[in-house]
Molecule: Bacterial RNase P class A
Organism: Binataceae bacterium (SeqCode)
RNA sequence: GGAGUGAAUCGGGCGGCCGCUCCCAGCGGGGGCAACCCGUUUUGGGAGAGGAAAGUCCGGGCUCCAUAGGGCAGGAUGGCUGCUAACGGCAGCGCAAGGCGACUUGCGGAAAGUGGCACAGAAAACAUACCGCCCCUUUAGGGGUAAGGGUGAAAUGGCGGGGUAAGAGCCCACCGGCGCGGGAGUGAUCGCGCGCGCAUGCCAAACCCCAUCCGGAGCAAGACCAAAUAGGAGGAUGAGCUGCCCGCUCAUGAUUCCUCGGGUACGGUCGCUUUGAUCCGGCGGGCAAUCGCCGGGCUAGAGGAAUGGCCGCCGCCGCGCCUUCGGCCUAACGGCCGCAGGGCAAGGCACAGGACCCGGCUUAUAGAUUCACUCCGGCA
Numbered sequence: 001g002g003a004g005u006g007a008a009u010c011g012g013g014c015g016g017c018c019g020c021u022c023c024c025a026g027c028g029g030g031g032g033c034a035a036c037c038c039g040u041u042u043u044g045g046g047a048g049a050g051g052a053a054a055g056u057c058c059g060g061g062c063u064c065c066a067u068a069g070g071g072c073a074g075g076a077u078g079g080c081u082g083c084u085a086a087c088g089g090c091a092g093c094g095c096a097a098g099g100c101g102a103c104u105u106g107c108g109g110a111a112a113g114u115g116g117c118a119c120a121g122a123a124a125a126c127a128u129a130c131c132g133c134c135c136c137u138u139u140a141g142g143g144g145u146a147a148g149g150g151u152g153a154a155a156u157g158g159c160g161g162g163g164u165a166a167g168a169g170c171c172c173a174c175c176g177g178c179g180c181g182g183g184a185g186u187g188a189u190c191g192c193g194c195g196c197g198c199a200u201g202c203c204a205a206a207c208c209c210c211a212u213c214c215g216g217a218g219c220a221a222g223a224c225c226a227a228a229u230a231g232g233a234g235g236a237u238g239a240g241c242u243g244c245c246c247g248c249u250c251a252u253g254a255u256u257c258c259u260c261g262g263g264u265a266c267g268g269u270c271g272c273u274u275u276g277a278u279c280c281g282g283c284g285g286g287c288a289a290u291c292g293c294c295g296g297g298c299u300a301g302a303g304g305a306a307u308g309g310c311c312g313c314c315g316c317c318g319c320g321c322c323u324u325c326g327g328c329c330u331a332a333c334g335g336c337c338g339c340a341g342g343g344c345a346a347g348g349c350a351c352a353g354g355a356c357c358c359g360g361c362u363u364a365u366a367g368a369u370u371c372a373c374u375c376c377g378g379c380a
Base pairs, nucleotide, nucleotide: 001376002375003374004373005372006371007370008369009368010367012314013313014312015311016310017309018308020048021047022046023045024044025043026040027039028038029037030036050351054362055361057360058359059358060357061356062218063217064216065215074214075213076212077211078210079093080092081091082090083089094107095106096105097104098103108209109208113207114206115203116202117201130149131148132145133144134143135142136141137140157175158174160172161171162170176198177196178195179194180193181192183190184189222270223269224268225267232260233259234258235257236256237251238250239249240248241247278297279296280295281294282293283292284291285290315349316348317347320344321343322342323341324340325338326337327336328335329334
């Protein structure tokens, strides 16, 4: 210098004018004048989207309902160990595959059973033989074979040697596979020794088996509230026992008043918003995910849903144009080329937008920047 790999950060800035939403104070108004609400165009002050706010795919908080315990059904997950509130997330490790490499991707069981494997092919798995090869009889059959060819996404361990009529784990070495033993490791697994010629093709996002986890619904969850009305309970009240008080009984028919619980929900409030599994910085434990301690910060809360528009300057990209230099063509004018330099400049500045909150994943994203690492080439 070139080509890559893996992470991380930012994702226009400043100023002016106009406008929008919310909060506090003030003022004005509305409201069976109650709970509360509205306006402020005209008062003052303050706050106002993201790395994904998105998809709503997982997990949790919160809320109500349900719930002795267990099972069935259903769903999800799937190497191991850890982290976490939890997860299908993350970290480290293991194995396999790909890559020269940095690195990336995948992961229970196919030797419990059932089932499937299009087309082609003889045959898609208790089997079988199209071409070929070998032997026998003989010109068409019979037998042996699975080396070689052919079909296919996939063809019954691989390769070499021996052996044979030709062949074949038929025999042998190496590699692979399986089983057993003991060793290392928390474990996945690794490596060692011995044995077995090999019995077991692929598919579980086919049914299924094994292990673990899961109660349901979701902020329209849900909680609360004043007066009035209807109804209820108690009392005030009247009558009687007894003239009075207490007490008891009856009546509460009519009118009126007081007190109290509960219900309804026209209407209204809360839930609702930084005090949180919170953010930033430092120190410490840990390979890391992450955890602990200390210090500091407090950042939209609307309810059909606000953050926008214009102007100026700057930044980045840039259609196009001018020019310098170098090279080439031309007789010249001029033209062409250049990952060389300078200047002007139309236009543009991604993806996208809160709706109870949080942790993840996935998807979208113009452009800019930083760090670590790998491979190749050059120079010293």